The RNA shown here (c-di-GMP-I riboswitch aptamer) has 84 nucleotides and comes from Syntrophaceae bacterium UBA1062.
Model confidence (mean pLDDT): 81 of 100.
RNA sequence: CGCCUCCUCAGCCAAACCAUAGGCGACUAUGGGACGGAAAGCCACGGGUCUGCCCUUGAUACGGGCAGACAGCCGGUUGCCUGA
Numbered sequence: 001c002g003c004c005u006c007c008u009c010a011g012c013c014a015a016a017c018c019a020u021a022g023g024c025g026a027c028u029a030u031g032g033g034a035c036g037g038a039a040a041g042c043c044a045c046g047g048g049u050c051u052g053c054c055c056u057u058g059a060u061a062c063g064g065g066c067a068g069a070c071a072g073c074c075g076g077u078u079g080c081c082u083g084a
Stems, first nucleotide, its partner, number of pairs: 005084002012037002017032006035072001041077003046074002048070008
């Protein structure tokens, strides 16, 4: 110096739910609120899930196309603090 494990201080983020606003919708923004998180930072161009429309169909199923949403599903990428 690097990695791993454990502990801790300070700070950080904020699920469900509620309110207001936006959206056909998935969902998003802000405020409240904390279930949790060492990447719950970033990336929607990989997989996955979900939404809308269209095609297909006897069918709302299966399949396909287009446009979207989700990073707190996996994945990719960068990376902070105290001590042992």